Context: one part of a larger RNA
Molecule: small-subunit ribosomal RNA, 5' domain
Organism: uncultured prokaryote
RNA sequence: AUUGAACGCUGGCGGCAUGCUUAACACAUGCAAGUCGAACGGUAACGCGGGGGCAACCCUGACGACGAGUGGCGGACGGGUGAGUAAUACGUAGGAAUCUACCCAGUAGUGGGGGACAACCCGAGGAAACUCGGGCUAAUACCGCAUACGCCCUACGGGGGAAAGGGGGGGAUCUUCGGACCUCGCGCUAUUGGAUGAGCCUAAGUCGGAUUAGCUUGUUGGUGGGGUAAAGGCCUACCAAGGCAACGAUCCGUAGCUGGUCUGAGAGGACGAUCAGCCACACUGGGACUGAGACACGGCCCAGACUCCUACGGGAGGCAGCAGUGGGGAAUAUUGGACAAUGGGGGCAACCCUGAUCCAGCAAUGCCGCGUGUGUGAAGAAGGACUUCGGGUUGUAAAGCACUUUCAGUAGGGAAGAAAGCUUAGGGUUAAUACCCCUGAGUCUUGACGUAACCUACAGAAGAAGCACCGGCUAACUCCGUGCCAGCAGCCGCGGUAAUACGGAGGGUGCAAGCGUUAAUC
Numbered sequence: 001a002u003u004g005a006a007c008g009c010u011g012g013c014g015g016c017a018u019g020c021u022u023a024a025c026a027c028a029u030g031c032a033a034g035u036c037g038a039a040c041g042g043u044a045a046c047g048c049g050g051g052g053g054c055a056a057c058c059c060u061g062a063c064g065a066c067g068a069g070u071g072g073c074g075g076a077c078g079g080g081u082g083a084g085u086a087a088u089a090c091g092u093a094g095g096a097a098u099c100u101a102c103c104c105a106g107u108a109g110u111g112g113g114g115g116a117c118a119a120c121c122c123g124a125g126g127a128a129a130c131u132c133g134g135g136c137u138a139a140u141a142c143c144g145c146a147u148a149c150g151c152c153c154u155a156c157g158g159g160g161g162a163a164a165g166g167g168g169g170g171g172a173u174c175u176u177c178g179g180a181c182c183u184c185g186c187g188c189u190a191u192u193g194g195a196u197g198a199g200c201c202u203a204a205g206u207c208g209g210a211u212u213a214g215c216u217u218g219u220u221g222g223u224g225g226g227g228u229a230a231a232g233g234c235c236u237a238c239c240a241a242g243g244c245a246a247c248g249a250u251c252c253g254u255a256g257c258u259g260g261u262c263u264g265a266g267a268g269g270a271c272g273a274u275c276a277g278c279c280a281c282a283c284u285g286g287g288a289c290u291g292a293g294a295c296a297c298g299g300c301c302c303a304g305a306c307u308c309c310u311a312c313g314g315g316a317g318g319c320a321g322c323a324g325u326g327g328g329g330a331a332u333a334u335u336g337g338a339c340a341a342u343g344g345g346g347g348c349a350a351c352c353c354u355g356a357u358c359c360a361g362c363a364a365u366g367c368c369g370c371g372u373g374u375g376u377g378a379a380g381a382a383g384g385a386c387u388u389c390g391g392g393u394u395g396u397a398a399a400g401c402a403c404u405u406u407c408a409g410u411a412g413g414g415a416a417g418a419a420a421g422c423u424u425a426g427g428g429u430u431a432a433u434a435c436c437c438c439u440g441a442g443u444c445u446u447g448a449c450g451u452a453a454c455c456u457a458c459a460g461a462a463g464a465a466g467c468a469c470c471g472g473c474u475a476a477c478u479c480c481g482u483g484c485c486a487g488c489a490g491c492c493g494c495g496g497u498a499a500u501a502c503g504g505a506g507g508g509u510g511c512a513a514g515c516g517u518u519a520a521u522c
Stems, first nucleotide, its partner, number of pairs: 001521003005518005012370006018363002020328001025326003029323003034073003039070002042066002046064002049060004080281003089206002092203004098198002103194008111145001113143002120135006151160003165186001167184004173180002207253003214244003219241008256278004260271004283304005306317004334360001336359003342356001343354004373403004383394002386391001407463001409458005417449001421444001422442007466511005471492003477506005487494002
């Protein structure tokens, strides 16, 4: 000088930060990932309209909507933690044998068919979780056929492979009055390029121990085969006998790495909280499925430990998400508000979801700022404590007088964080005065924070100072008590009857809403 600090005494306000460093210990409860009816069959609630009924109520999916279900996209992001890992990691510099949903740009298409399975209905089993059988049905679910500019395979002869529709609007023409058809958005298929993201390889760098000296058999290399998106002993069969190591292999211990942080004149040393990048993990161990992407924190299967339910046959669970609880500990916060902003997922949109985020609450934990008054005031008051008894000191300090009102308090006013949206005019597109895009004008709303920032007024010095130290180092001295006792102490050392060193008091010194102590680093 510094700290994610703790402890003791004390404590007025604000801004900005930070807050389980220990048990990767166990977790009650709530929330943290959904969304789309403009993909689909439909209708369990609610509403609107209609019908029936004296009424309670019942029927009706054309409509607003929508539980459960099929289907799509997203749950691989965001959030947490640092157990493992000394190199399958990280940082730096390169490389070639790869993939990439959504997005952007280009090219070419989007024709015609089929059979199912949920939901639903019926039946059965079970305490439950849930499961089984029969029957009906839709699709952007599933499967053939046709076509193939690119594309893939090829022995260069040839061979293979795709799609899905849904919505808004409409002038002619046709119409079985359903629509065809046209057009504009949203989709779908194939392929090329881009962007983004990811996988792989190489080099040299990255803690301690030699009281660890030899290690290795898929081991090192080759050939054939397999496998992967992709190179490769990645895997396998055969062949060869290699490969690493005193420039420290192997083994043991410790540890997430980096940008950076602290310190220091620097060189260096120590650390890796918050923020950002990368990696690893998700009760412990193993495994794959789906998918563009996972071997998947709030998915699945198996085994194990633990907890819970049970009708004892069998089932359920995983806070290292946000709060919160127990435990451990010197020690670390609310079971808060809002999606208003920023961002993310879904959706044409309206909108829905979002413990990401933005805010508020708690804590002097840290940094910074402000205040606790200002001026005047000598009879140098009283009181305290000292005294050589003369006085000196506390001390302009107080009182008194004259002012001010920051902050806190009360009252009134009050930006910015809000852009989008809607209406309309012009232009583009188009058959079109639909829709969509661009520009301008007008208009109505949308704020958790928030009783906020800021401004004005009001009252009154009013509500606001402590802590450590005073032998030397080291700024600051006297009295009383105690008597090697009680005690102090960072080092030297104080204390045994005049203690500036112990305890109290007066006085002083240093910092100040803090001050000391302890721990730790330079």